[in-house]
RNA sequence: GAUAGAGGAGCAAAAACCAUCAGUACACAAUUAGAGGAUAAUGAGGUCCGUUGAUGAUUGUGAAAAGGGGGAUUUGCCGAAGUGGAGAGAAUCUCAUUUUCUCGAAGCUGGUUCUGUUAUUGAAUAAAUACAGAACUGUCAUGUAGGAAACUAUAUGGAGGGCUAUC
Numbered sequence: 001g002a003u004a005g006a007g008g009a010g011c012a013a014a015a016a017c018c019a020u021c022a023g024u025a026c027a028c029a030a031u032u033a034g035a036g037g038a039u040a041a042u043g044a045g046g047u048c049c050g051u052u053g054a055u056g057a058u059u060g061u062g063a064a065a066a067g068g069g070g071g072a073u074u075u076g077c078c079g080a081a082g083u084g085g086a087g088a089g090a091a092u093c094u095c096a097u098u099u100u101c102u103c104g105a106a107g108c109u110g111g112u113u114c115u116g117u118u119a120u121u122g123a124a125u126a127a128a129u130a131c132a133g134a135a136c137u138g139u140c141a142u143g144u145a146g147g148a149a150a151c152u153a154u155a156u157g158g159a160g161g162g163c164u165a166u167c
Stems, first nucleotide, its partner, number of pairs: 001167005008078001010077005017070002026062008036049004040098006081109003087103005110137007118130004139158008
């Protein structure tokens, strides 16, 4: 370097269904204020709506979706993947800045679980990530004990660019 493998509450994707988002947005009606308002945000322009009452507020009736999460099961897998975000592209009536979406280089993380109510993201008391602590676990190295050996137990340490087998 190539090929084949192992770890276990292992990883990812799809997914009926479920909760959340939310009695929110929005629609209609009534009452009321009354000149501005809509077009993702801000600025400029354009277009459209508006005293034949836009728009806001309150009440009533009806009432979502996306994104995020859980998930029977299925599929693909064992740097599985996660995180990260240099950089590239796309979306919007136009332009600028932001925003959103897609792809994505470096860097970081062996894996799982629990705790924190610490930080960040998030509508969130969901969830994730980072960090700290604990437990379990695979693997290799070293020490110690046992053993003829294979190996077993235990302590410490390392990291997946690792480990095992074959060439």
Molecule: Lysine riboswitch aptamer
Organism: uncultured Rummeliibacillus sp.